[in-house]
């Protein structure tokens, strides 16, 4: 100092235009003497910040950010 990727729930990731899902975890209930297990119900993110396109943006364009790589 040039380029690439990635940023979505407590944590791992899906989701490439119509206001978000899966797996752990977590709450509550059955069941069990208790645990663990196992059914079943349930909370929990408006998508890294900002700005543009669109009737509509988590998705498309921009610039910042903060990680990672690759190259001078």
């Nucleotide at each position: 100092c040039g380029g690439g990727c990635c940023a979505u729930a407590g944590c791992g990731c899906a989701g490439a235009g119509g206001u978000a899902g899966c797996g752990c975890g977590c709450u509550u209930g059955c069941a069990u003497g208790g645990g663990g297990u196992g059914c079943a119900a349930g909370a929990g993110g408006c998508c890294g910040u900002g700005g543009g396109u669109u009737c509509a943006a988590a998705u498309c364009c921009c610039a910042c950010u903060g990680g990672c790589c690759c190259g001078a």
This is a predicted structure of a 72-nucleotide RNA (transfer RNA) from a bacterium.
It matches the Rfam family "tRNA". From the family's description: Transfer RNA (tRNA) molecules are approximately 80 nucleotides in length. Rfam classes the family as a transfer RNA.